The RNA shown here (transfer RNA) has 74 nucleotides and comes from a Candidatus Kaiserbacteria bacterium. Rfam family: tRNA. Gene Ontology term of the family: triplet codon-amino acid adaptor activity. The organism belongs to Candidatus Kaiseribacteriota, within Bacteria.

RNA sequence: GCGGCCGUAGCUCAACUGGUUAGAGCACUCGCCUGUCACGCGAGAGGUUACCGGUUCAAGUCCGGCCGGCCGCG
Numbered sequence: 001g002c003g004g005c006c007g008u009a010g011c012u013c014a015a016c017u018g019g020u021u022a023g024a025g026c027a028c029u030c031g032c033c034u035g036u037c038a039c040g041c042g043a044g045a046g047g048u049u050a051c052c053g054g055u056u057c058a059a060g061u062c063c064g065g066c067c068g069g070c071c072g073c074g
Stems, first nucleotide, its partner, number of pairs: 001073007010026004019057001028044005051065004
């Protein structure tokens, strides 16, 4: 340099053929429970879907660009 795959919450990951308000587990905060902690139960907070644009009534999803990671080729 060329090709392929990937990038979504603090972490690990979902999200169907483009269609309701982007969810789950762990972690975090609060409450209940307990003599205290832990466990357990309940609730809450946390997102510019890496970034920039395009298509569409509608984009995490499709298209282009760009950055980064992994793999392969040279």